[in-house]
RNA sequence: AUGCGUGCUCCGGGGUCGGUGAAAGUCCGAACCGGCGGUGACAGUCCGCGACCCGGUCGGCGUCCGCAGCAGCGGGCGACGAACGGUUGACUCGGUGGAACUCCGAGACCGACGGUGAAAGUCCGGAUGGGAGGCAGCACGCGC
Numbered sequence: 001a002u003g004c005g006u007g008c009u010c011c012g013g014g015g016u017c018g019g020u021g022a023a024a025g026u027c028c029g030a031a032c033c034g035g036c037g038g039u040g041a042c043a044g045u046c047c048g049c050g051a052c053c054c055g056g057u058c059g060g061c062g063u064c065c066g067c068a069g070c071a072g073c074g075g076g077c078g079a080c081g082a083a084c085g086g087u088u089g090a091c092u093c094g095g096u097g098g099a100a101c102u103c104c105g106a107g108a109c110c111g112a113c114g115g116u117g118a119a120a121g122u123c124c125g126g127a128u129g130g131g132a133g134g135c136a137g138c139a140c141g142c143g144c
């Protein structure tokens, strides 16, 4: 200097002004935001991944019930864990170009669940959680 393996760490943005109202960061008018990999050239809207939610399977644990003299065996339920399956939103036109649903111009559209004095992408909560992924960081081991 560089490669491989293991472990740990890191890793998401956004409500400002006005209106109505008893009450709204939730409604209305305008505002603001955009995880990760891929791609003939840069993507919230293309192809995939992740998060929420659901399901059966397996695992140990807890609990209840039954059988048994004991050891133990069988079954129900629950939260948890693992791999897997399901579910999960949204774009067009014009221009440039060899190439762009990715760039430029224009006009659109989308955003889990629970909570809330009134309906939430932007507030609060599960979450001091989970997490794709990374020529990110650290440690250890191995190889050259």
Stems, first nucleotide, its partner, number of pairs: 003142007010134002016030004031122002033111002035049004044109002053086003057082003061078007091107005113125003

This is a predicted structure of a 144-nucleotide RNA (FMN riboswitch aptamer (RFN element)) from Jiangella alkaliphila. The sequence is in RNAcentral, with records from Ribocentre. The source organism's lineage runs through Bacteria, Actinomycetes, Jiangellales, Jiangellaceae and Jiangella.